This is a predicted structure of a 493-nucleotide part of an RNA (small-subunit ribosomal RNA, 5' domain) from an uncultured prokaryote. It matches the Rfam family "Bacterial small subunit ribosomal RNA". The coordinates come from a structure-prediction model, not an experiment, and the mean pLDDT is 86.
Context: one part of a larger RNA
RNA sequence: GACGAACGCUGGCGGCGUGCCUAACACAUGCAAGUCGAACGGGGGUAGCAAUACCCCAGUGGCGAACGGGUGCGUAACACGUGAGGAACAUUCCUUCCGGUGGGGGAUAGCCGGCCUAACGGCCGGGUAAUACCGCAUACGCUGUUCGGGGUGCAUACCCUGGAUCGGAAAGCAGCAAUGCGCCGGAAAGGUGCCUUGCGUGAGAUUAGCUAGUUGGUGAGGUAAAGGCUCACCAAGGCGACGAUCUCUAGCUGGUCUGAGAGGAUGAUCAGCCACACUGGGACUGAGACACGGCCCAGACUCCUACGGGAGGCAGCAGUGGGGAAUAUUGGACAAUGGGGGCAACCCUGAUCCAGCCAUGCCGCGUGAGUGAAGAAGGCCUUCGGGUUGUAAAGCUCUUUCGACGGGGACGAUGAUGACGGUACCCGUAUAAGAAGCCCCGGCUAACUUCGUGCCAGCAGCCGCGGUAAUACGAAGGGGGCUAGCGUUGUUC
Numbered sequence: 001g002a003c004g005a006a007c008g009c010u011g012g013c014g015g016c017g018u019g020c021c022u023a024a025c026a027c028a029u030g031c032a033a034g035u036c037g038a039a040c041g042g043g044g045g046u047a048g049c050a051a052u053a054c055c056c057c058a059g060u061g062g063c064g065a066a067c068g069g070g071u072g073c074g075u076a077a078c079a080c081g082u083g084a085g086g087a088a089c090a091u092u093c094c095u096u097c098c099g100g101u102g103g104g105g106g107a108u109a110g111c112c113g114g115c116c117u118a119a120c121g122g123c124c125g126g127g128u129a130a131u132a133c134c135g136c137a138u139a140c141g142c143u144g145u146u147c148g149g150g151g152u153g154c155a156u157a158c159c160c161u162g163g164a165u166c167g168g169a170a171a172g173c174a175g176c177a178a179u180g181c182g183c184c185g186g187a188a189a190g191g192u193g194c195c196u197u198g199c200g201u202g203a204g205a206u207u208a209g210c211u212a213g214u215u216g217g218u219g220a221g222g223u224a225a226a227g228g229c230u231c232a233c234c235a236a237g238g239c240g241a242c243g244a245u246c247u248c249u250a251g252c253u254g255g256u257c258u259g260a261g262a263g264g265a266u267g268a269u270c271a272g273c274c275a276c277a278c279u280g281g282g283a284c285u286g287a288g289a290c291a292c293g294g295c296c297c298a299g300a301c302u303c304c305u306a307c308g309g310g311a312g313g314c315a316g317c318a319g320u321g322g323g324g325a326a327u328a329u330u331g332g333a334c335a336a337u338g339g340g341g342g343c344a345a346c347c348c349u350g351a352u353c354c355a356g357c358c359a360u361g362c363c364g365c366g367u368g369a370g371u372g373a374a375g376a377a378g379g380c381c382u383u384c385g386g387g388u389u390g391u392a393a394a395g396c397u398c399u400u401u402c403g404a405c406g407g408g409g410a411c412g413a414u415g416a417u418g419a420c421g422g423u424a425c426c427c428g429u430a431u432a433a434g435a436a437g438c439c440c441c442g443g444c445u446a447a448c449u450u451c452g453u454g455c456c457a458g459c460a461g462c463c464g465c466g467g468u469a470a471u472a473c474g475a476a477g478g479g480g481g482c483u484a485g486c487g488u489u490g491u492u493c
Base pairs, nucleotide, nucleotide: 001492002491003490005489006488007487008486009485012365013364014363015362016361017360019357020323025321026320027319029318030317031316034063035062036061039060040059042057043056044055045054046053047052070276071275072274080200081199082198083197084196085195086194089193090192091191095188096187097186098185099184100183102136104134105133111126112125113124114123115122116121142167144165145164146163147162148161149160150159151158152157172181173180174179202248203247204246209239210238211237214236215235216234217233218232219231220230221229251273252272253271254270255266256265257264258263278299279298280297281296282295301312302311303310304309329355331354332353333352337351338349339348340347341346368398369397370396371395378389379388380387381386402434404429405428406427407426408425412420437482438481439480440479441478442463443462444461448477449476450475451474452473458465459464
């Protein structure tokens, strides 16, 4: 000097930030991911005589739920940072371009009927729709095999191009219509992801040897794709004092703090990447997960039970208990920005924007200004003359910031829509009125006297003070420093 700080004393206002560093301990309650009726059949309601119109709903189906939000357990590693490469790769949605969208079929949930169960849930029968599911047709281009031509490359090869043959698509909906939104195949671009690799990125040698899918090859399987990734066979390799292996510690970075720099320390908030989601394991679905608010298995824990069996996972936002020196509201709104769904209207969004709490930090402002010597009173000291507190107060003359009260009242919203908010801001009214403390005064180190105490009580960062005149303890007066803070403790440079 710095701090995500804490503690003690004190505390007026505002703006902008920050706020479980400990138990990745356990969690009551509410909310945090839905949406689409313009994919589908149906059920219910309102209006109406009806046709019909509008609204709501569980289910099938589509998209989303892999984002956003949290945490830092693990990880010393291609995890991260930076550079190179993929002639070993994938890609929903968006954009652009080319081509297509023909004709059929069988089911199933909801529903109805019956049944089992304490519950969670489940079984049987009947019947039904689709942009759900399945054949067939078609195939510019696409894929596999094969035969050529041209170009390029370090290369197993890649790019352009011609032929033969094999394989494979689709869905409709709304509207009076125009048309719009979709659907299928392919190409490109952009973005994202995956893989390989050079270099860099802690400590310990009181860890010196480590390794059997281990190292390499052939072949096969597997993957979007290269690869011992996996398997069969073959060879006996591979790593290591340039520190392997083992042990301990740790998320990495942009940055942050400090420092003249070099460096040292650090990795809260914000941003990028990674890892994790009660503990361990596994796959399913899907363009994408081995999936925080999905599934299955095992385990610990909690809860319900009719004892047969079930339910749950806050390291989301609040909040509770616990731990701790210590860290906030079970708030408002989708108005803005952004995200998901929808043709749209709109719905959802504890992301976000705001508000609340805390002097936790930074910054700004105020607690008055001028005048005022009879140098008042009081206090303290005194050599008893006086000195000092001290222009300080009172008094007089002013001002009204902040705060209070009254009135007006935004920007943020291109036309409408404002949670914040009757907020910011502006005007007016009244009154010096409501607003100062903390630490220190032996030297380092700015600031001195008196009294009390008497190696006691105590102080102390170091040196050291205190045993009868203590500027060092305690109090008072005075002084010094900083100031809505001031000291102490802790950590780091």